[in-house]
Context: one part of a larger RNA
Molecule: large-subunit ribosomal RNA, domain IV
Organism: Chloroflexota bacterium
């Protein structure tokens, strides 16, 4: 020094933090609260009982031998009765030892808030098991079968020996109550009247050759016709996304229901709110504590919440984050004893 175990008082005064210990733990019997999606919650919480002898292997129970009865289709048959043996096996009562009976082993420590994700599940093989993924369920959007989609040069597979209650994709994520407002941008669809235009179409009008012209050849090539797109004209948000600013107003003051003005595509609607999200911040008031940057109700001044990048709830669930208490403890006051294994010292 490590490990193992035990410790008076006092109990978390340790410490980021109860980390690590420890406390309960079986099994009958009582008894059991808020919420709840009526299923739970629950082994909730809290109590009590257990050894051994002895009435007596008792009561009961199960299981059925032989014997009797009664039907019979006559079988190794069917019903009833009696009840031997076996097999389980309480409650009660009475004694009887120890501090101590599930006498060792093995066997939940429990209550309250709050946040997050509904749940069982699934992950970083060797630092993350979570709030992160999944997921039932919920919307959107493609797809009419040679189906979209995929995989391959291709043949060909898969999708599917499915067919719209059925396949793929995106998003969200149970449930309860909802899911405001903008379609200008982007992007999807849908219109075709117009405009723009690619190859080609088409040839006016020219240039070369040659020649005495002409015709030929070769070559530039306007005008007009020319698809999708684009532009154009709707649509659409559980598509990408976005949801102001200043000034004034009330018979104390404050404050502004109210009004005025600018801008916008509209100017954040419920609901929630110092929050996993608030910087200023240890907001400001209550709670809890002797004391509390944490935590819990509220307020709203939301730097910079907010409605399927879901919004607020939620009851069960969680080796999940935080905050509180009981119990119980060598975590500490604050050390000390044992024992094993090292280290050092002597031989």
């Nucleotide at each position: 020094c490590u490990c193992u175990a035990c410790u008076a008082a006092g109990g978390a005064a340790c410490u980021c933090g109860g980390c690590a210990a420890g406390u309960u733990a079986a099994c009958c019997c009582c008894g059991u609260a808020a919420c709840u999606u009526c299923g739970g919650g629950a082994u909730a919480a809290g109590g009590g009982g257990u050894g051994c002898c002895c009435c007596g292997g008792u009561a009961a129970a199960g299981u059925g031998a032989c014997c009797g009865g009664c039907c019979c289709g006559c079988g190794c048959g069917g019903c009833c009765g009696c009840g031997a043996g076996c097999u389980u096996g309480a409650g009660g009562g009475g004694g009887u030892c120890g501090c101590a009976g599930u006498u060792a082993a093995c066997a939940g420590g429990c209550u309250u808030g709050u946040c997050c994700g509904a749940c069982u599940g699934u992950u970083u093989a060797a630092c993350a098991a979570a709030a992160a993924c999944a997921c039932a369920g919920g919307u959107c959007u493609c797809u009419g079968c040679u189906a979209a989609g995929g995989c391959g040069u291709a043949a060909g597979c898969c999708g599917a020996u499915g067919u719209a209650u059925a396949g793929g994709g995106g998003c969200u994520g149970a449930c309860u109550c909802c899911u405001g407002c903008c379609c200008a941008g982007u992007g999807c669809c849908a219109g075709a009247a117009g405009g723009u235009u690619a190859a080609g179409g088409g040839a006016a009008a020219g240039g070369g050759u040659u020649u005495c012209a002409a015709a030929g050849c070769c070559u530039u090539g306007a005008a007009c016709c020319g698809a999708a797109g684009c532009c154009c004209u709707g649509g659409u948000g559980a598509a990408c996304g976005g949801c102001g600013g200043c000034c004034g107003u009330a018979a104390c003051u404050c404050u502004a229901a109210c009004g005025g003005u600018c801008c916008u595509a509209a100017g954040g609607u419920a609901g929630c709110g110092a929050a996993a999200u608030u910087c200023c911040u240890c907001g400001u008031c209550g709670g809890g504590u002797a004391a509390u940057u944490u935590c819990c109700g509220a307020c709203c001044c939301g730097c910079a919440c907010g409605a399927a990048u879901g919004g607020a709830g939620c009851a069960a669930c969680g080796a999940g984050a935080u905050g509180a208490g009981c119990a119980c403890u060598g975590u500490c006051u604050c050390g000390g004893u044992a024992g094993a294994g090292g280290a050092u010292c002597c031989g």